The RNA shown here (c-di-GMP-I-GGC riboswitch aptamer) has 87 nucleotides and comes from a Bacilli bacterium.
Lineage of the source: Bacteria > Bacillati > Bacillota > Bacilli.
The prediction has a mean pLDDT of 87.
Rfam family: c-di-GMP-I-GGC riboswitch aptamer. A reference for the family is Weinberg et al. (2017), "Bioinformatic analysis of riboswitch structures uncovers variant classes with altered ligand specificity", Proc Natl Acad Sci U S A.
RNA sequence: CACGACAAAGGCAAACUUAUCGAAAGAUAAGGACGCAAAAUUGCAGACCUAAGGGUUGAUAUACCGAUGGUGGCUGGAUUACCGAAG
Numbered sequence: 001c002a003c004g005a006c007a008a009a010g011g012c013a014a015a016c017u018u019a020u021c022g023a024a025a026g027a028u029a030a031g032g033a034c035g036c037a038a039a040a041u042u043g044c045a046g047a048c049c050u051a052a053g054g055g056u057u058g059a060u061a062u063a064c065c066g067a068u069g070g071u072g073g074c075u076g077g078a079u080u081a082c083c084g085a086a087g
Base pairs, nucleotide, nucleotide: 001087003084004083011036012035016031017030018029019028020027021026034073040079041078042077044076045075046074047071048070049069053065054064
């Protein structure tokens, strides 16, 4: 250090359940552990999820457009960080 051990000390917490918020995706809190060496922070780029909204109409529906909503536990980038054998 761009490395990561059947090491030590600690850490985080998927699914699921309950409550609240939300149109939804999803978020937050508590319980719970599938996993994680950045599963810490950041939606900057890609990817993915939702479909509010736009639009069309006399109206409804529909074609069409579509995040300004989300996911950092999908990948890359940026920023910061605990421990320490081997290398």